RNAcentral holds the sequence, with entries from ENA. The RNA shown here (Bacterial RNase P class A) has 414 nucleotides and comes from a Sphingomonadaceae bacterium. Lineage of the source: Bacteria > Pseudomonadati > Alphaproteobacteria > Sphingomonadales > Sphingomonadaceae. A source record names the gene rnpB. Its Rfam family is "Bacterial RNase P class A". The family's RNA type in Rfam is ribozyme.
[in-house]
RNA sequence: CCAGGGGGCCGGGCAGCCGCGUCCUUCGUCAAGAAGGUCGAGGAAAGUCCGGGCUCCACGAAGCAAGGGUGGCGGGUAACGCCCGCCCGGUGAAAGCCGAGGGAAAGUGCCACAGAGAGUAUACCGCCGAUGGCCCGAGAAGGGCACAGGCAAGGGUGAAAGGGUGCGGUAAAAGCGCACCGGGGGGCUGGUGACAGUCUCCGCAUGGCAAACCCCACCCGGAGCAAGGCCGAAUAGGGGCGGCGCGCUGCGAGCUUCGGCUCAAGGCAGGUCUGUUUCGGACCCGACCGCCCGGGUUGGCUGCUUGAGCUGCGGAGCAAUCCGUGGCCCAGAUGAAUGGCUGCCACUGUCGAUACGGUCCCGAAUGGGAUACCGUCGGCGGGACAGAACCCGGCUUACAGGCCCCCUGGCACC
Numbered sequence: 001c002c003a004g005g006g007g008g009c010c011g012g013g014c015a016g017c018c019g020c021g022u023c024c025u026u027c028g029u030c031a032a033g034a035a036g037g038u039c040g041a042g043g044a045a046a047g048u049c050c051g052g053g054c055u056c057c058a059c060g061a062a063g064c065a066a067g068g069g070u071g072g073c074g075g076g077u078a079a080c081g082c083c084c085g086c087c088c089g090g091u092g093a094a095a096g097c098c099g100a101g102g103g104a105a106a107g108u109g110c111c112a113c114a115g116a117g118a119g120u121a122u123a124c125c126g127c128c129g130a131u132g133g134c135c136c137g138a139g140a141a142g143g144g145c146a147c148a149g150g151c152a153a154g155g156g157u158g159a160a161a162g163g164g165u166g167c168g169g170u171a172a173a174a175g176c177g178c179a180c181c182g183g184g185g186g187g188c189u190g191g192u193g194a195c196a197g198u199c200u201c202c203g204c205a206u207g208g209c210a211a212a213c214c215c216c217a218c219c220c221g222g223a224g225c226a227a228g229g230c231c232g233a234a235u236a237g238g239g240g241c242g243g244c245g246c247g248c249u250g251c252g253a254g255c256u257u258c259g260g261c262u263c264a265a266g267g268c269a270g271g272u273c274u275g276u277u278u279c280g281g282a283c284c285c286g287a288c289c290g291c292c293c294g295g296g297u298u299g300g301c302u303g304c305u306u307g308a309g310c311u312g313c314g315g316a317g318c319a320a321u322c323c324g325u326g327g328c329c330c331a332g333a334u335g336a337a338u339g340g341c342u343g344c345c346a347c348u349g350u351c352g353a354u355a356c357g358g359u360c361c362c363g364a365a366u367g368g369g370a371u372a373c374c375g376u377c378g379g380c381g382g383g384a385c386a387g388a389a390c391c392c393g394g395c396u397u398a399c400a401g402g403c404c405c406c407c408u409g410g411c412a413c414c
Base pairs, nucleotide, nucleotide: 001410002409003408004407005406006405007404008403009402010401012345013344014343015342016341017340018339020040021039023037024036025035026034027033042385046396047395049394050393051392052391053390054224055223056222057221067220068219069218070217071216072086073085074084075083076082087101088099089098090097091096102215103214107213108212109209110208111207124155125154126151127150128149131148132147133145134144135143136142163181164180165179166178167177168176182204183202184201185200186199187198188197189196190195228302229301230300231299238293239292240291241290242289243288244286245285247268248267249266252263253262254261255260270284271283272282273281274280275279309328310327311326312325313324314323315322316321347382348381349380350379351378352377353376356375357374358373359370360369361368362367
């Protein structure tokens, strides 16, 4: 320098002017408001996917059932499905990356298409036909057929066909026998452990799928700041107590679209039961009036931001993280503030430059010439994803552009 891999960080800066929200101080009699000060989005504030805090509800505790989740081992943490370290498997030449990574001899189920056969494995092509059978042959020589039957080596199908390679063996074959590799059981050694190494036994004995049911182990009560608490007007409705009986009939009058509507003297007086009458008692009903009670809608206050907080140094640890000590306060809005304009600088794209420096050429040299490749100068542009809403720990997803560190491989030079 090129190619690749891993990790961390930033997400423009300064100034002026205008504007917005919280809090504090001052002014303003109160209110409205004004001035000054203070603080004012993110690495993801996002998706709301996991784990908690907090609050209310339910509930003796434990356990069981149902439902959901997690799943190698060890550690970290308030906790986790997160993080760190390690193991095993896969992948890559390597750095590294990927893995829902318990159980398939508890049981059930599924395995498309193709294929003879997909699970009690199978026999399509093929090989053989030693033995038995049939035939030729004088023949117990030799040969033929492929009938009984044997085999699973080779071919073919498939994602997958009952270990692999080799030698022996055989009629042909086959863990049938043997060696090595693989696999399983047992022991020993190392490791906290997952696991690894090694010895020995077993010819191999159960194909895959559990992100199919299921089994095993462990975890989980529910709802959420629209939680919850306080204050609560008017109106409508509900309940209680008291008053009352608005009711019926209707002399008559007015208006009239001739259907009716309005006013109204007088009379009778709510209903049921009950006691011996006057009269009283109990219960019930109801328009209206008064007083009281409790709940809801809208609204206001609270919860609300000091917290598993941030950070300097020291220590423990491979690390995640933890411990000690010092310092700091860092949004609390509620139709919802955190913005806009201008200038300069930095970054970056592009166009141009009559050549200042680098670069190249000429020349002994002052110097002369070439060139927009780099710096320089000038013009015109560009800056993402996105925005708190009770708070915190994670994961995932989005993101213009830029910076830093470490590692692997290659090339060149010293």